[in-house]
RNA sequence: UGGAUACGCACGCCUAAGCCACCACCGCUUCCUCGGUGGCGGCGCGGGGGAACCAAUUUCCGCGAAAGCCAAAACUUCCGCGGACGGGGCGCACGGUCGCAGGCAACUGCGGCCAAGGUCACUUCCUAGGACCGAGCCCGUCAGCUAACCUCGUCGGCAUUGGGAAGGGUGAUC
Repeated sequence: UGGAUACGCACGCCUAAGCCACCACCGCUUCCUCGGUGGCGGCGCGGGGGAACCAAUUUCCGCGAAAGCCAAAACUUCCGCGGACGGGGCGCACGGUCGCAGGCAACUGCGGCCAAGGUCACUUCCUAGGACCGAGCCCGUCAGCUAACCUCGUCGGCAUUGGGAAGGGUGAUC
């Protein structure tokens, strides 16, 4: 590495979050080893930034003027003035609607409801029926893609629904 056994499933599993080496300290120990904490480094894995080529290069509201129409209104286009709204990243956490408050409006803030989507623990599918979330944080006016290159992370959890099918992983044995 491949095959078989069908025995077990925390010696396992989810997640990017693993593996290895060295140093210091602590514990254990006669020593070696082993375990824990911290540091440093390599590999792997994951996220972000970042050329060329390519892509993209606004939107909405109010007022006024002009043109289109035989005329007016409405509508459309363009121009001027004023106003509203930044954008992006991690993440399932996006969108709609209603109410209240502010505003002429666009819109903003708060709350309710619905809801894209996500989770229920190896994965997928079928089946019966449920529960929960639908947040938060960060960058700071800047970010499309992106070779080279730069940079960050390597946490935290799982015994908590029932039945069925298929597949996988891992340990053990041959």
Predicted 3D model of a 174-nucleotide RNA (c-di-AMP riboswitch aptamer (ydaO/yuaA leader)) from a Verrucomicrobiota bacterium. Lineage of the source: Bacteria > Pseudomonadati > Verrucomicrobiota. Model confidence (mean pLDDT): 76 of 100. The sequence was found by an Rfam model in a public genome assembly.